[in-house]
């Protein structure tokens, strides 16, 4: 950067600093923002993908007690990310459903994150 796979209605802020933008690119909506955006630093929480600890199974290995690996349950946050306004803020394409202004549902795309792989 590309490609797999999962998750994505929960959940967690202060201070400094900066100076006008932000809510992923785009459009439209809606919203936050000199009672101070965005960025950066520092504290500090969230969660729990990797990951750490028990248990129980399979399965390979050595075969006496085991290691090794996978799956499930259950637990902790030391580490290596992540994320701390609103459902990814909502809409954008299909389809379906109530209604017929307009809602809601289902999936697709886009997006984020991790954890793999070239």
């Nucleotide at each position: 950067u590309a490609c797999u796979u999962a998750u994505c209605a929960a959940g967690a802020a202060a201070g400094g600093u900066g100076g006008a933008g932000g809510g992923u690119a785009a459009u439209g909506g809606c919203c936050c923002u000199g009672c101070g955006a965005a960025g950066c630093c520092u504290u500090g929480g969230c969660a729990a993908c990797c990951u750490c600890c028990u248990u129980u199974g399979a399965u390979a290995c050595a075969c006496u007690u085991g290691u090794a690996u996978u799956a499930a349950a259950g637990g902790g946050a030391a580490g290596g990310u992540g994320c701390c306004a609103a459902u990814u803020c909502c809409a954008u394409c299909a389809c379906g459903c109530c209604a017929c202004a307009g809602g809601c549902g289902u999936g697709a795309g886009a997006g984020a994150u991790a954890a793999g792989c070239c």

The RNA shown here (SAM riboswitch aptamer (S box leader)) has 118 nucleotides and comes from Terrimonas sp. It matches the Rfam family "SAM riboswitch aptamer (S box leader)". Rfam describes the family as follows. The SAM riboswitch is found upstream of a number of genes which code for proteins involved in methionine or cysteine biosynthesis in Gram-positive bacteria. The sequence is in RNAcentral, with records from Rfam and Ribocentre.